[in-house]
Model confidence (mean pLDDT): 75 of 100. This is a predicted structure of a 102-nucleotide RNA (Glycine riboswitch aptamer) from Gemmobacter lutimaris. It was read from a public genome assembly, where an Rfam model found it.
RNA sequence: CUGUCAGGAUCGGGAGAAUCCGGCGGGGGCGCAAACCCCGGAGCCGGUGCCGAAGGAGCAACCGCCCCGGUAAACUCUCAGGCGACAGGACCGUCCUGGCAU
Repeated sequence: CUGUCAGGAUCGGGAGAAUCCGGCGGGGGCGCAAACCCCGGAGCCGGUGCCGAAGGAGCAACCGCCCCGGUAAACUCUCAGGCGACAGGACCGUCCUGGCAU
C1' cells in the first nucleotide's frame, strides 16, 4: 500500500404488508339522567387477512466410512416482530479502531 474479518459512530441510503371487522373510550341530537339514533381518531382490547429485512427455526451440496451427527443464504417457516407517519430495520456506503493475510 492492498485485501479480508470484527467492533464502533451523534454519518448517508435502506423494502414489504389493512385507510379491514367488532367492542370500549370520544363527540353530537340532548335536555336532570337513562334508553335510542347519528358521526367517528392513527388510543386500548379482541378477531380476520396480510408482510419479511431485527431476532429465532428448517435444509441441498459437502464433511465425518455407515447409523447418526455437523452445516449457508436475500431460499423456506412466520415463533417473535411488523402492516399511516415517526420509529425500527437485514444490508450497502463513509469515517474510526483492532485482528489476520500480503
Source information:
Taxonomically the source falls in Gemmobacter (Bacteria, Pseudomonadota, Alphaproteobacteria, Rhodobacterales).